[in-house]
RNA sequence: GCCGCCGUAGCUCAGUUGGCCAGAGCGUCCGCCUCGUAAGCGGAAGGUCCCCGGUUCGAACCCGGGCGGCGGCU
Numbered sequence: 001g002c003c004g005c006c007g008u009a010g011c012u013c014a015g016u017u018g019g020c021c022a023g024a025g026c027g028u029c030c031g032c033c034u035c036g037u038a039a040g041c042g043g044a045a046g047g048u049c050c051c052c053g054g055u056u057c058g059a060a061c062c063c064g065g066g067c068g069g070c071g072g073c074u
Base pairs, nucleotide, nucleotide: 001073002072003071004070005069006068007067010026011025012024013023019057028044029043030042031041032040050066051065052064053063054062
């Protein structure tokens, strides 16, 4: 230098056939339970879907450019 994959909640990830309110597990916080703790049960908070631009009535999802990570080739 070229090619491929990836970037979504604090962490690990799902969701890509464009429209359902953007979700799950873990974690955090609150409550119940307990003599108390843990476990268990219930609830809550938490996101500019990496950035910029474009297409579209509408974009996490499609297109272009950039940034970062991983791998391959030279």

Predicted 3D model of a 74-nucleotide RNA (transfer RNA). Model confidence (mean pLDDT): 81 of 100.